[in-house]
């Protein structure tokens, strides 16, 4: 220098292929119940400009372009 993959909640990820209704799960956090206390269990709850910007579109996490970060391969 060239090619490919990944980036979504504090962490691990799904959803992207095929655009459309309030953006989700598990773990973790917080509160409550239970318990002599803790853990476990149960219930509730908060937390997201979907890496950044631009474009196309009535409409973008999902399409196009540029950039940023990480990984792999080739030279």
């Nucleotide at each position: 220098g060239g090619g490919c993959c990944c980036g979504u909640a504090g962490c691990u990820c799904a959803g992207c292929u095929u655009g459309g209704a309030u953006a989700g799960a598990g773990c973790g956090g917080c509160a409550g119940c239970c318990u002599u206390c803790u853990a476990a269990g149960c219930u509730g709850u908060a937390g997201g400009u979907c890496g950044a910007g631009a474009g196309a579109u009535c409409g973008a996490a999902g399409c196009u372009c540029u950039c940023c970060g990480g990984g792999c391969c080739c030279g």
RNAcentral holds the sequence, with entries from ENA. This is a predicted structure of a 75-nucleotide RNA (transfer RNA) from a Candidatus Nitrosocaldaceae archaeon. It matches the Rfam family "tRNA". Its family is annotated with triplet codon-amino acid adaptor activity in the Gene Ontology. The organism belongs to Candidatus Nitrosocaldaceae, within Archaea.